[in-house]
RNA sequence: GGGCGCGUAGCUCAGCGGGAGAGCACCUCGUUGACAUCGAGGGGGUCACUGGUUCAAUCCCAGUCGUGCCCA
Numbered sequence: 001g002g003g004c005g006c007g008u009a010g011c012u013c014a015g016c017g018g019g020a021g022a023g024c025a026c027c028u029c030g031u032u033g034a035c036a037u038c039g040a041g042g043g044g045g046u047c048a049c050u051g052g053u054u055c056a057a058u059c060c061c062a063g064u065c066g067u068g069c070c071c072a
Stems, first nucleotide, its partner, number of pairs: 001071007010024004018055001026042005048064005
């Protein structure tokens, strides 16, 4: 330099045009002598960024940035 994939909650990930979600973690309450476990409830997101298509974009298209693999 070229090709392909990935970027969504603190972490690991699902979702792939019309509701932003799961597990773990975190907070509060209960349980305990205390901690853990367990039970109930709760908070947390510019869906990497910019532009485009569309009535409507996390999702489609282009570019940029970051990251991984392969080729040279």
A computed fold for a 72-nucleotide RNA from a Rhodospirillales bacterium, annotated as transfer RNA. It was read from a public genome assembly. Its mean pLDDT, the model's own confidence on a scale to 100, is 83. Its Rfam family is "tRNA". By type it is a transfer RNA.